Description: A computed fold for a 90-nucleotide RNA from a Gammaproteobacteria bacterium, annotated as c-di-GMP-I riboswitch aptamer.
[in-house]
RNA sequence: GUUAGUGCCUGGCAAACCUGUUGUGAAACAGGGGCGCAAAGCCUCCGGUCCCGCGCUUCAGGAAUUGGGCGGGAUAGCGGGGUUGCAACC
Numbered sequence: 001g002u003u004a005g006u007g008c009c010u011g012g013c014a015a016a017c018c019u020g021u022u023g024u025g026a027a028a029c030a031g032g033g034g035c036g037c038a039a040a041g042c043c044u045c046c047g048g049u050c051c052c053g054c055g056c057u058u059c060a061g062g063a064a065u066u067g068g069g070c071g072g073g074a075u076a077g078c079g080g081g082g083u084u085g086c087a088a089c090c
Stems, first nucleotide, its partner, number of pairs: 005089001006087002012037002017032006035077001041083003045080003048075007056068002
């Protein structure tokens, strides 16, 4: 110096919930609050889940709805992957 494991020390992040704000919404941001996390730091490339819109197709007398399809978005604390990183020990 590198890889993997570990998490004593120093620390770090912050679930649910509450308040305020933004958004059609999923959800996000700030404050409080701690469920937990060795990357619960960062990144939507691949899946999953959720939201919005679209028009097409099948069934039906028609409409609505549902399923499949396409486009946009959210989730990094749902996984995979990429990338960066702290302390001591092996």